A computed fold for a 1633-nucleotide part of an RNA from Planctomyces sp., annotated as large-subunit ribosomal RNA, half A.

Context: one part of a larger RNA
């Protein structure tokens, strides 16, 4: 450590319940709203919060009515404090209050009235009042405007999804439609509207995919009516007096045409529709309502249970509670009864209104820019088609009954109807709501998202919007007094209640984590099992001889044998291909309909109903209802004819039928189809809307850039020139200029990459007056915006954002797809495809029927045809090739006119010789094939009918083609194996050898292959091999070797060695300086010899010299070579060690012979099972895939059983399996088992699968700036971390102080310590209690306006809506009155003191102008730059006040601290700047004295401002001193002076271009009006709303107490230009391990 066992923890399945959902009937109701809804805020309760109620009358006020004893609503219990029999609480009906938002409304809009009213007299347009009416919400339903795509066609436009989704208007309890300018074609029907059927028909369609009527016929339910004209009349208006014209009552309302007029004839009563009253009847509360709490016994906590016995009730045995299954215990239930008010329905009556004719005659009316055409659309099932019909748009244009439309182009009969004018119930759709039932729905992962759980709620998102989790103590809180431990907390032990469970509470499973034990386990190696098996241990069971043996079982399991996981795709996986940490739950062929096939069952005198209607105990059904539908005859295009018909001239042939019927209705299975169609997955496309809080650009208004440097134009001066030009100094101070902070950018590099951080840190870097950066506030946006241009950005998303919806889009793709057995079992081919990883036919499977043939098959014998393999070439086409030809042709040369000649050249014949072809054959097989006969075989072949899979294959062998006569390449063809096949053998090794596993067996016998050991199972015998070849390789080479066959030489002496000769003409000629056998050319001859080359090779400068062939002698026997063959040698170099599997082997190698054995699921034998067969007898490997037959899970019904036990844990029992008993333990009332049958949300190790738990990594890495702590005391249970002293460190243009935005109590004080905090913590920005934000003059408001934004009339559009006037709004700007000091834990320009100062309103006082929404002035503007003044502060002096001790110095020349301000009064200097009188004038929308022009005069004074300064005077500060119990505002209380730096700010000038808001407020002016008293001045009052705490980073913004990002003021001293840098001050800090 591993198996077991036992007892915990840990989780929260399981089981068993529901308060909560989901369907369905049936009934009611179908709207609320300016009397202010719908929804919300914000409040109400003695007391906080949610929820519920309900409004300031606020869990409620009245009033009526029910109702009868408690009650102030829940979580939520206690306490406080009330009400009630004089009727509370409580329910039901009326009234009353009903804060603020919101249609949100003091408005708009339209209609009616009245008033007023312009140009312009009346009049109108325009106003204004008054009153009624809309508006906005409400699920689905309806009707109408606008109107898609994805997707289908396998692709895509016409078409199709579809007039679907969706937007947007408007209405109703319904809408809508609707009383024929209709439908049709017989003996016609007679408004509309649904439903059935017709019918998937007619037809329409790229005649593709696909869309699809209608009459007719059954039924549901029923209903008909008003005008307008013609004609009359009244009233009013115009009137060229003819008359026209509007309003109004009368007539009128039809298609076998009707009215009107005119005339003639007749009569009377019925539909209807509104008010009125309302018999009755329901609804809104309720009320009565029988019988046992019987006896005994039980076990129980607890009786409603069980056994015995004994009542009762029932129009009530529906339900449900009650301590456990209650008819008699509660509430109910059968059944009866019930309303003051309010709401519904409603006969009957009553008022009131109000409807109907007939003949002739005439010819006055019957709906106009309409009907019709014509062109472009649309809609109609109908896509333009022969396209009627209906209907928008243009644009032309009729008739008035003798007339007009229709009847699918048109045209004639013929027939139907009467348009351009309206209304109109009911049958029909749909449920947000209310009531009552109901379920072979769900039961907490399920049923809604959501269970009385604080759910649209926490959460996330700028926003549209997206959105959970989360039930259960017990009968009864009896919710555990009370002791002990500990830090009075948490937690633990006892105690006590309790039947049990202790609140993290029923049941309580696994993973995962431990504690106790019995075996094993420290020299051993793997898919962890199986198969055998010693040894331990065993309070299982049994049996004996019983402190124990033994036999079987249980745990374990040393050793040995074999043995590469599942799943998925795949030819092929252990694969190093996919998937899966593990458990547990959930998680995928289902439903409608409509075709088809098989089963079973009814009927067949064929069969069946649809809708629809009746009827009914318990809604379970039953019974009418042939409209229609199948079949009942078929052929043909059709007419048509028919058991036949069609084709044809046919009486022929031939097709298709008949002969030789079943049919139809259901239920259940397969299996199509159309619908998401097994399930989970895109990228996308389209609509509708939310976003410019980030970002890009763009608009208004504001801000901001330390210091240094350079030295442009211009201008002064001098040179210069006729005069410039042009030069030199100076002065100037420009620049998309230089260096360089802050500020911006983002070029390197390193770090970081599960970070400090979803882009950053660190060191460097670029720009730093500019196209410069930033704040605030605004614009425009999805095919669309912005874009100095990257497809950049547009809220961590961009070659088309983001949400929601079309929507379960579509996927020829991937994956996944769940219980057993049992038979049978493929394919990976052909043919065709925008086809190639998909189809469709066919072949190959299975099921189920038909059929039994001398047929499928196979061997045989016969007879066939053929043109492969093979051959072949005087048999062809072609290649190709060798030798010849006085052959032909051409080219060349040559030649002397003609002839010819020569050719080693080309071509072509012929002749011989050798040879070749897939697309050559004079030839010509085996095999195949096909008749035919005969044997064999009874298994298969075939036919139909249901259902499929499959159509990516591999590797061997043959024979081919492509390759390179490579491939583990690739295409065919035959076979095989594997696919889908296991098993033996090859070391391991789908495709090789062998051989096809139904189940056992400790049987026998064999292939293949084997027999020294591993490791079963061998001797023997003849030969090779010497290389460990066996046991990996080739061309090549090679005197290894066997065995073979052949040439030569050799006793006349061979080969080999050794000894000797190896000459001579000659130095052959030639060349050559030389060339002598031996540099080259030629020529190689003769002579002596036994032999000897004009020379085989060294060599010389050429000679020489050695050598060689050749020859002799010596020696004595076999030498030499060539061919075949078997075995070996070398050739032989790679990457962890690896070429018999290892050992080892001389055979245990190799070749041959022989004979035994071993050897497999193969065969046999013994024994089961299952299928097929009558039997004998066979058969049972198996992927996709067909078949059959079980098992188990919910849930109905119905029978039965027990009287308990679900559901978990364990289990040695049963079955062939999926499974199922027993039996112990746990559990505790809820139900269970069996059997028949029925219905499904019926079975999971797998979908990078969903939830929820638990592991593993791991006690791993980290604990967020490496600026830093340290020590003592304190507190405390506890101290590195708290707090307080002291030392030490850090930051000091920040890490310090102020303040916008945002934040929203984070401020202080007390207490606290579970949880946050990266680890403690006594401590906190953490939790609980309390407290804290004080204004005329800081800031918004009450004042203005920018860009914008909304916008009364208005203009514009299919509706939503868009756009702007005049208004209103809208700071980031203008405008505007307070300072100092003191004070609190916590605010202060806000409270106090103290001195100011605006604005009103009143009163005095003044005594003259005021006076505006009108007109002018002003407000009022750039950047750069330079001067001057010169604040706050800083330095240095000065002056005031202090300096205890020790020390190197120093006692005054040192050191410290301080040395400051407000406010009034008055005086001088300065500085720029401004002005004045006087007279005209067409401007300034009227006026004007003001502005503004012109002219004249006036140059000295004067006014006002702006800064500081100086006197004088308060008044507070004020270092420090003093005293008290250190104090709460105790007392006191000095100097308060000078120089100098100088960047805020004032003022002024300059230069330049890009040329730099607007309105008020303010001042003047005057119009209208005002003397009832202006300005001014003094007094007395009076001054409102909001914001003010705290936080600039541990509090915003980044998911954090995150090294990032946040505008703006102030901002010290030492060195220094400097705000850089470095040290430091004030101050604040040590970054929570």
């Nucleotide at each position: 450590g591993g198996c077991g066992c036992a007892c915990g923890g840990g989780g929260g399945a399981u089981g068993u319940c529901u308060u909560g959902g989901c369907g369905c009937c049936a009934g009611g109701a179908g709207g609320c709203g300016a009397a202010g809804a719908a929804g919300g805020g914000c409040g109400u309760g003695g007391a906080a919060g949610g929820c519920u109620g309900c409004g300031a009358u606020a869990a409620g006020c009245u009033c009526g009515g029910g109702g009868g004893a408690g009650c102030c609503g829940u979580c939520a219990a206690a306490c406080a404090g009330g009400c009630g029999u004089u009727g509370a609480u409580c329910c039901c009906g009326g009234g009353a209050u009903u804060c603020c938002c919101g249609a949100a409304u003091c408005a708009g809009u339209g209609c009616a009235u009245u008033c007023u009213g312009a140009a312009u007299c009346c009049a109108u347009a325009g106003g204004a009042a008054u009153g009624c009416a809309c508006g906005g919400c409400g699920a689905a339903c309806g009707u109408g405007g606008u109107g898609a795509a994805c997707u289908g066609a396998a692709a895509c436009a016409u078409c199709u999804c579809a007039g679907u989704a969706a937007c947007c208007a408007c209405a109703g309890g319904a809408g809508a439609a609707g009383a024929a300018a209709g439908a049709a074609a017989a003996c016609u029907c007679g408004a509309c509207u649904c439903c059935c059927u017709g019918a998937g028909u007619a037809g329409c369609g790229g005649c593709g995919a696909g869309c699809g009527a209608a009459a007719g016929g059954g039924g549901a339910u029923c209903a008909g009516c008003c005008u307008a004209a013609a004609c009359c009349g009244g009233c009013g208006g115009c009137u060229a007096c003819g008359g026209c014209c509007g309003c109004c009552g009368g007539g009128g309302u039809c298609g076998u045409g009707g009215g009107a007029c005119c005339g003639g004839a007749u009569u009377u009563u019925u539909a209807g529709a509104g008010g009125c009253c309302g018999a009755c009847u329901g609804c809104u509360a309720g009320a009565a309502g029988a019988a046992c709490u019987c006896u005994g016994c039980g076990a129980g906590g607890a009786a409603c249970c069980g056994c015995a016995g004994g009542a009762c009730c029932a129009u009530a045995g529906a339900g449900g509670g009650u301590g456990a299954c209650a008819g008699u215990c509660c509430c109910g239930u059968a059944u009866u009864c019930g309303a003051a008010a309010g709401c519904g329905g409603a006969a009957a009556g009553c008022c009131u209104u109000g409807u109907a004719u007939c003949c002739g005659g005439c010819a006055c009316c019957c709906g106009a820019g309409u009907a019709a055409g014509u062109c472009c659309g649309a809609g109609c099932a109908c896509g333009u088609g022969g396209a009627a019909c209906u209907u928008g748009g243009a644009c032309c244009g009729a008739a008035u009954c003798u007339g007009g439309g229709g009847g699918g182009c048109c045209c004639a009969u013929c027939c139907c109807c009467c348009a351009a004018g309206g209304c109109u119930a009911a049958g029909u759709a749909c449920u947000c709501c209310c009531u009552g039932g109901u379920g072979a729905c769900c039961g907490a992962u399920a049923g809604u998202g959501a269970a009385u759980c604080a759910a649209g709620u926490a959460g996330c998102g700028c926003g549209a919007g997206c959105g959970a989790a989360a039930g259960a103590u017990g009968a009864a809180a009896a919710g555990a007094a009370c002791c002990c431990c500990u830090u009075u907390u948490a937690g633990g032990g006892g105690a006590g209640g309790g039947a049990a469970a202790g609140a993290a509470c029923c049941u309580g499973a696994a993973a995962c984590c431990g504690u106790g034990u019995g075996c094993c386990u420290a020299c051993a190696a793997g898919c962890g099992g199986u198969c055998g098996g010693a040894g331990c241990a065993u309070u299982g069971c049994g049996u004996c001889u019983u402190u124990g043996a033994c036999g079987u079982g249980u745990g374990u399991g040393a050793c040995g044998g074999c043995g590469u996981g599942c799943c998925u795709a795949u030819u092929g996986a252990a694969u190093a291909a996919u998937g899966a940490u593990c458990c547990g739950g959930c998680g995928a062929g289902u439903u409608a309909c409509c075709g088809u096939c098989g089963u079973u069952g009814g009927c067949u005198u064929g069969g069946u109903u649809a809708a629809g209607g009746c009827c009914u105990u318990c809604a379970g059904g039953g019974c009418c209802g042939a409209a229609g539908c199948c079949a009942g005859a078929g052929g043909g295009a059709a007419a048509c004819c028919g058991a036949g018909u069609c084709u044809g001239a046919a009486c022929a042939g031939g097709g298709c039928g008949a002969a030789a019927u079943u049919g139809u209705c259901a239920a259940c299975g397969g299996g199509g189809g159309u619908a998401g169609a097994c399930g989970c997955g895109a990228a996308c496309c389209c609509u509708a809307g939310u976003g410019a809080a980030c970002u890009a650009c763009c608009c208004a208004u504001g801000g901001g850039c330390a210091g240094g440097u350079u030295g442009a134009a211009g201008c002064g001066c001098g040179g210069g020139u006729a005069a410039g030009a042009c030069u030199g100094c100076g002065u100037g101070g420009a620049g998309g200029a230089c260096c360089g902070a802050a500020c911006u950018c983002a070029c390197c590099a390193g770090u970081g990459u599960u970070g400090a951080a979803a882009a950053a840190c660190u060191g460097g870097g670029g720009g730093a007056u500019g196209a410069c950066c930033u704040g605030u506030g605004g614009g425009g946006a999805g095919g669309a915006g912005u874009a100095a241009a990257a497809g950049u950005c547009u809220c961590a998303u961009c070659a088309a954002a983001c949400u929601g919806g079309g929507a379960g889009a579509u996927a020829g793709c991937u994956c996944g797809u769940u219980c057993u057995c049992u038979c049978c079992g493929a394919a990976a081919a052909u043919a065709c495809u925008u086809u190639a990883g998909g189809g469709u036919a066919u072949g190959c499977c299975u099921u189920g029927g038909a059929g039994c043939a001398c047929u499928a098959c196979g061997c045989c014998a016969u007879g066939g045809g053929g043109g492969u393999a093979g051959a072949g070439a005087g048999a062809c086409u072609g290649a190709a090739c060798u030798g010849g030809g006085u052959c032909g042709g051409g080219g060349g040369c040559c030649u002397u006119c003609c002839c010819g000649g020569c050719u080693a050249c080309c071509c072509g014949c012929c002749c011989u010789a050798a040879c070749c072809a897939a697309a050559c054959u004079c030839c010509g097989a085996a095999u195949a094939c096909c008749a035919u006969g005969g044997c064999g075989a009874c298994u298969a072949u075939u036919c139909c009918a249901g259902g499929a899979g499959g159509u990516a294959g591999u590797c061997c062998g043959u024979a081919g083609g492509g390759g390179a006569g490579a491939a583990g390449c690739u295409c065919u063809a035959c076979g095989g194996u594997c696919g889908a096949g296991a098993g033996g053998g090859a070391a391991a090794c789908a495709a090789c050898c062998c051989a096809g596993a139904u189940c056992g067996c400790c049987u026998g016998c064999u292939a293949a292959g084997g027999u020294c050991c591993c490791a079963g199972a061998g001797u023997u015998c003849c030969g090779c091999u010497c290389a460990g070849u066996c046991a990996g390789a080739a061309a090549g080479g090679a005197u290894g070797u066997u065995c073979a066959a052949u040439u030569g030489c050799g006793a006349u002496g061979a080969c080999a060695g050794c000894c000797g000769g190896g000459a001579u003409g000659u130095u052959g000629g030639c060349u050559u300086a030389g060339a002598a056998g031996c540099a080259g050319c030629c020529a190689u001859c003769a002579u002596u010899u036994a032999a000897a080359a004009a020379g085989u090779g060294c060599g010389u400068a050429a000679u020489a010299g050695c050598u060689u062939a050749c020859c002799g002698g010596u020696c004595g026997a076999g030498c030499a070579g060539u061919u075949g063959u078997g075995c070996a040698c070398c050739g032989a170099u790679a990457a962890u060690g690896a070429a018999c599997g290892g050992g080892a082997g001389u055979a245990a190698g190799c070749g041959g012979a022989a004979c035994a054995c071993c050897g497999a699921a193969g065969c046999a034998g013994c024994g089961g099972g299952u299928c097929c067969g009558u039997a004998a007898g066979g058969a049972c490997g198996g992927u996709a895939g067909g078949a059959g037959a079980g098992c188990g899970u919910u849930c109905u019904u119905g029978a039965u059983c027990a009287g308990c036990g679900a559901g978990c844990c364990g289990u040695a029992c049963c079955g062939u399996a999926a499974g199922g008993a027993u039996c112990g333990g746990u559990g505790g009332a809820g139900g269970g088992g069996u059997c028949a049958a029925g219905a499904a949300g019926u079975g999971a190790u797998u979908a990078u699968g969903c939830c929820g738990g638990a592991a593993u990594g791991a006690g791993u890495a980290a604990c967020g700036a490496u600026c830093a702590g340290g020590c003592a005391g304190g507190u405390g249970a506890g101290a590195a971390u708290c707090c307080u002293g002291c030392c030490c460190g850090c930051c000091g243009c920040a890490u310090g102080c102020c303040u916008a935005a945002g934040g929203u109590u984070u401020c202080c004080u007390g207490g606290g310590g579970a949880a946050g905090g990266g680890a403690a913590a006594u401590c906190c920005g953490c939790c609980c209690a309390g407290g804290g934000u004080c204004a005329g003059c800081c800031g918004g408001u009450c004042c203005c306006u920018u860009a914008g934004u909304c916008g009364a009339g208005g203009c514009c559009g299919a509706a939503a809506g868009g756009c702007g006037u005049a208004g209103a709004u809208g700071a980031u700007g203008g405008a505007c009155a307070g300072c100092a000091g003191g004070u609190u834990a916590a605010u202060a320009u806000u409270c106090c003191u103290g001195c100011g100062c605006c604005g009103g309103a009143c009163c005095a006082u003044g005594g003259a102008c005021u006076g505006a929404u009108g007109c002018g002035g002003g407000g009022a503007c750039g950047u750069c730059g330079u001067u001057g003044g010169a604040a706050a502060g800083g330095u240095g002096a000065u002056c005031g006040g202090g300096c205890u001790g020790u020390u190197a110095g120093a006692u005054u020349a040192g050191c410290c601290c301080g040395u400051a301000g407000g406010c009034c009064a008055g005086g001088a200097a300065g500085g720029g700047u401004c002005u004045c009188g006087u007279g005209g004038g067409a401007g300034g929308c009227a006026a004007a004295u003001c502005c503004c022009c012109c002219a004249c005069a006036c140059u000295g004074a004067g006014a006002a401002c702006c800064g500081g300064c100086c006197u004088g005077g308060u008044c507070u500060c004020g270092a420090g001193u003093c005293c008290c119990u250190g104090g709460u505002u105790g007392a006191u209380g000095a100097a308060g002076u000078c120089a100098u730096c100088a960047g805020c700010c004032c003022a002024a000038c300059g230069a330049c271009c890009g040329c730099g808001a607007a309105a008020a407020g303010c001042c003047g002016c005057u119009a209208a009006g005002g003397u009832u008293g202006a300005a001014g001045u003094g007094g007395u009052c009076u001054g409102a709303c909001c914001g003010u705490a705290c936080u600039a980073a541990a509090a915003c913004u980044g998911a954090c107490a995150c090294a990032g990002g946040u505008a703006g003021g102030c901002g010290a001293g030492g060195c220094g230009a400097g705000u850089a840098g470095c040290c430091u001050a004030a101050g604040g800090c040590g970054c929570u391990c």
The sequence was found in a public genome assembly. The coordinates come from a structure-prediction model, not an experiment, and the mean pLDDT is 80. The organism belongs to Planctomyces, within Bacteria. Rfam family: Bacterial large subunit ribosomal RNA. Gene Ontology terms of the family: ribosome and structural constituent of ribosome.